[in-house]
């Protein structure tokens, strides 16, 4: 200098004028609302997919089983998780680093396309090889009975591999290793590692295929769900021609009470439309310090307040500047996940090629 790997920041930057939406305070006003004014606060990694996983609501619910979902190494992290940390174990890469839906195929069923004799009760195409037989140019060829499965061929995968003995030619037929099961010995909290002594070859492969096992898991989502609450219909329960309720007159300084005058309705209550509030933004909440912990993560102390719209706000414009600015905008609120995406920045990293 190149490649690659692993972790981390930003999200055009300052400034001036118009604006918009929310809180607090003032002002004017009967209070509120709505105005006008100061200050302050206004999207993001990913605000998206709604894919898990919880808070919070409302209904359901004795226990327990059956269906149905879903999750799968191991040990911890967390409020929980299909997220996350470290390890085991398989892969893949020169290697740093990465990926694994990573129990069970020895309970049972299914299925394995093409090609291939044969895809699981094996089998035999081309071979190899003993024997007969028949022909020969004596090397051989060719046909039948057998054996074989080492060797070609086929496929993604061919019925343990790999040598070696054995044999006619072969074959776990024997043996050594290596793989595979069983028992034990060490270490490890575990997954599981190392070893060591039997077997003796059976048991292909596939469970995001049915299905076994193990743990988990009511249901609906903010149009959840709560308060308040008109008009106008209806039920219900009271009053009322023995004068309702409203009005007007008298009495009073005034109001109710009384008394009159007029004359058919009037009160209450109960449900929850319209349409207003609350839920709703202080939260498992950010930063900073110390302490534990390999780490995810906790634990303490300090300190901060940092969007809340419901015809839905966060724009528009002009200077300078970096050099043109991707994807993309909340909608009850966290953890995750995955996708989409642009510019940097750093390394006890890893390779490689060169200077000193």
């Nucleotide at each position: 200098g190149g490649a690659g790997c692993a972790g981390g920041c930003g999200a055009g930057g300052c400034g001036g004028c118009c604006g918009c939406u929310c809180g607090u305070c003032c002002g004017a006003c009967u209070u509120g609302a709505a105005c006008g004014g100061a200050c302050g606060g206004g999207a993001g990694g990913a605000a998206a997919g709604u894919c898990c996983g919880a808070g919070c609501u409302u209904c359901a619910c004795a226990g327990g089983g059956c269906a149905g979902g879903g999750u799968g190494g191991u040990g911890g992290a967390u409020a929980a998780c299909g997220u996350c940390c470290a390890c085991c174990g398989g892969g893949a890469g020169a290697a740093a680093u990465c990926c694994c839906a990573g129990g069970g195929a020895a309970a049972g069923u299914g299925c394995c396309a093409c090609a291939g004799a044969a895809a699981a009760c094996a089998u035999a195409c081309c071979g190899c090889c003993c024997g007969c037989c028949a022909c020969u140019c004596c090397g051989g060829u060719g046909g039948c009975u057998g054996g074989u499965a080492a060797g070609g061929g086929u496929g993604a995968a061919a019925a343990g591999g790999c040598g070696g003995g054995g044999u006619a030619a072969g074959a776990g037929c024997c043996c050594a290793c290596c793989g595979c099961g069983g028992c034990c010995c060490u270490g490890g909290u575990g997954a599981c590692a190392g070893g060591g002594c039997c077997g003796g070859c059976a048991c292909g492969g596939u469970a995001a295929a049915c299905c076994c096992c193990a743990c988990c898991c009511g249901a609906a989502g903010a149009a959840a769900g709560g308060c308040u609450g008109a008009a106008u219909a209806g039920a219900g329960g009271g009053g009322g021609a023995u004068g309702a309720a409203g009005u007007g007159g008298c009495c009073c300084g005034c109001u109710u009470c009384g008394c009159u005058a007029u004359g058919a309705c009037c009160c209450c209550c109960g449900g929850g439309u319209a349409a207003g509030c609350c839920g709703u933004u202080u939260g498992a909440g950010g930063c900073g310090u110390g302490c534990c912990g390999u780490a995810a993560g906790g634990c303490a102390c300090g300190u901060c307040c940092c969007a809340g719209a419901u015809u839905a706000a966060u724009g528009g414009u002009c200077g300078c500047c970096c050099a043109c600015g991707a994807c993309a905008a909340a909608a009850c609120u966290c953890g995750g996940c995955u996708u989409a995406u642009u510019g940097c920045c750093c390394g006890c990293c890893u390779c490689c090629a060169g200077g000193c």

RNAcentral holds the sequence, with entries from ENA.
Bacterial RNase P class A from a Candidatus Brocadiales bacterium, 356 nucleotides, folded computationally.
The gene name in the source record is rnpB.
Rfam family: Bacterial RNase P class A. Rfam describes the family as follows. Ribonuclease P (RNase P) is a ubiquitous endoribonuclease, found in archaea, bacteria and eukarya as well as chloroplasts and mitochondria.